[in-house]
């Protein structure tokens, strides 16, 4: 250099055939419980000017893109 796969909340991740982004588990955090803790239980948990924005950046295609193209960037494997 070429080929093949991957990049989704702080982390591991779902997301069916393009149709509601973040289910689900982990860490955090407030509150029960307890003498105090652990464990267990209930709730929050991306940013926001409250309009909205966000699937690694940037285009394109579509009524509609994490998903499909198409250029970059970063990782893994192979091949010379």
């Nucleotide at each position: 250099g070429c080929c093949u796969c991957c990049g989704u909340g702080g982390c591991g991740a779902a997301a069916u055939c393009g149709g509601u982004a973040a289910a689900c588990g982990c860490a955090g955090c407030u509150g029960g419980c307890u003498u105090a803790a652990a464990c267990c239980c209930a709730g929050c948990c991306g940013c926001u000017u409250c309009g909205g924005c966000u699937u690694g950046c940037g285009g394109g295609u579509u009524c509609g893109a994490g998903u499909c193209c198409c250029g970059c960037c970063g990782g893994a494997g192979g091949c010379a």
RNAcentral holds the sequence, with entries from ENA and Rfam.
Transfer RNA from Bifidobacterium cuniculi, 80 nucleotides, folded computationally.
Rfam family: tRNA.
The source organism's lineage runs through Bacteria, Bacillati, Bifidobacteriales, Bifidobacteriaceae and Bifidobacterium.